A computed fold for a 75-nucleotide RNA from a Thermoplasmatales archaeon, annotated as transfer RNA. It matches the Rfam family "tRNA". By type it is a transfer RNA. Taxonomically the source falls in Thermoplasmatales (Archaea, Methanobacteriati, Thermoplasmatota, Thermoplasmata). The same sequence occurs in records of 3 taxa. Model confidence (mean pLDDT): 84 of 100. The RNAcentral record of the sequence draws on ENA and MGnify.

C1' cells in the first nucleotide's frame, strides 16, 4: 500500500446483519428508606446528539462514502 475487526454514560456491555418514534441492562456515583452507625438490602434521580463529517430515507447507533483512533493479517 491492501484486507479484516473493534469505537455506545465514568468502567463493562446489549441493540447493528433485517432502519421505526422517550438508546436497554450492569458496576459505579448521588438522595431517601433500613439500621445505634457502616455495610448489605430495597426505592428513586442523573449521566451516552451511538468516535468523527457527508450522504440516502419521513425515519439512521443499524444501509452507503470519506475520515480519526485501537487490535489482528498480507505484502
Nucleotide at each position: 500500500g491492501g484486507g479484516c475487526u473493534c469505537g455506545u454514560a465514568g468502567c463493562c456491555u446489549a441493540g447493528c446483519c433485517a432502519g421505526g418514534a422517550c438508546a436497554g441492562g450492569g458496576c459505579g456515583a448521588c438522595a431517601g428508606c433500613c439500621u445505634c452507625c457502616u455495610a448489605a438490602g430495597c426505592u428513586g434521580u442523573a449521566g451516552a446528539u451511538c468516535a468523527g463529517g457527508g450522504g440516502u430515507u419521513c425515519g439512521a447507533a443499524u444501509c452507503c462514502c470519506c475520515u480519526c483512533g485501537g487490535g489482528c493479517c498480507c505484502g